Description: A computed fold for a 71-nucleotide RNA from Exostoma gaoligongense, annotated as transfer RNA. NCBI's taxonomy places the organism under Eukaryota, Deuterostomia, Osteoglossocephalai, Ostariophysi, Exostoma. It matches the Rfam family "tRNA". Gene Ontology term of the family: triplet codon-amino acid adaptor activity. Model confidence (mean pLDDT): 82 of 100.

[in-house]
RNA sequence: GGUAGGAUGGCCGAGAGUUCAGGCGGUGGGUUGUAGCCCCACAAACAAGGGUUUAAGUCCUUUUCCUAUCA
Numbered sequence: 001g002g003u004a005g006g007a008u009g010g011c012c013g014a015g016a017g018u019u020c021a022g023g024c025g026g027u028g029g030g031u032u033g034u035a036g037c038c039c040c041a042c043a044a045a046c047a048a049g050g051g052u053u054u055a056a057g058u059c060c061u062u063u064u065c066c067u068a069u070c071a
Base pairs, nucleotide, nucleotide: 001070002069003068004067005066006065007064010024011023012022026042027041028040029039030038047063048062049061050060051059
């Protein structure tokens, strides 16, 4: 340099155009003699720019970074 894939909360990880699952962790509460387990609630995210669309995490495009492979 060519090709392919990826980037989503503090971490991991789903997501098909209209509503961002879930788990771990965090905070508050319940339970307990205390802690843990368990239960309830809350906070918290779409790599960046542009475009299409009534509506974009999702489609198109450029850039950045990461991974694999070929040379």